[in-house]
């Protein structure tokens, strides 16, 4: 320099263009307990940035950024 892939709660992952973007774990609060752990209940928190297509975008297109792989 060229080509390909990935980017979603703190972490690991889901989500056919349309149901309130979910699950586990972590965090917080509570129940239980002499105290704690475990268990149970509740709750907080996310689509890498920008633009476009569309009635509607996490999803499709373009561009930028970060990371990984391949070629030279």
């Nucleotide at each position: 320099a060229g080509g390909g892939g990935u980017g979603u709660a703190g972490u690991a992952c889901a989500a056919g263009g349309g149901c309130u973007a979910g699950u586990a774990u972590a965090g917080u609060g509570g129940u239980c307990u002499c105290c704690a752990a475990a268990a149970c209940c509740a709750u907080u928190g996310a689509u890498g940035g920008g633009a476009g297509u569309u009635c509607g975008a996490a999803u499709c297109u373009c561009u930028c950024c970060a990371c990984c792989c391949c070629u030279g």

The RNA shown here (transfer RNA) has 72 nucleotides and comes from an uncultured Rikenellaceae bacterium. Rfam family: tRNA. By type it is a transfer RNA. Gene Ontology term of the family: triplet codon-amino acid adaptor activity.